[in-house]
Formats: sequence, C1' cells, structure tokens
RNA sequence: GGCUAGGUAGCUCAGUUGGUUAGAGCACGGCACUCAUAAUGCCGGGGUCGGCAGUUCAAAUCUGCCCCUAGCUACCA
Repeated sequence: GGCUAGGUAGCUCAGUUGGUUAGAGCACGGCACUCAUAAUGCCGGGGUCGGCAGUUCAAAUCUGCCCCUAGCUACCA
C1' cells in the first nucleotide's frame, strides 16, 4: 500500500425493507424491601449513531472521501 470486519449510552452489544420520539444488559442516581448489606422490584439521568459531503420528502441505515481499531496479505530492507 491492498483486502475484509468493525466504530451506536461509562462498558459489552442489538437495531429487519431508509419512515413517527434510537434500544437492551451491566454500571450510575433515587425509592421500596431489610436491624443492616447483598439480592430483587420500580423509577430516573446519560447519545453531534467516528468526521465531512452527497442522494432523498425523510439517513444510525444508501453513496464518496477521510480518521481510528482488529485481522489477513503484498512490497522494500
């Protein structure tokens, strides 16, 4: 350099054929329960969906370029 997979909440990850307000588990905060803690239940906060541009009435989703991560591979020495 090329190819493949990936980048979505603090962490690990879903997200169908582009369509109304983007989700789960864990973590965090509050409440209930308990003598107290854990566990459990309920409620809540938290997102420029990697960046820019394009297509579209509408983009996390499609297209182009760029950045980052992992793997494979080629070249030079």
The RNA shown here (transfer RNA) has 77 nucleotides and comes from a Gammaproteobacteria bacterium. Rfam family: tRNA. The family's RNA type in Rfam is transfer RNA. Gene Ontology term of the family: triplet codon-amino acid adaptor activity. The coordinates come from a structure-prediction model, not an experiment, and the mean pLDDT is 82. The source organism's lineage runs through Bacteria, Pseudomonadati, Pseudomonadota and Gammaproteobacteria. The sequence was found in a public genome assembly.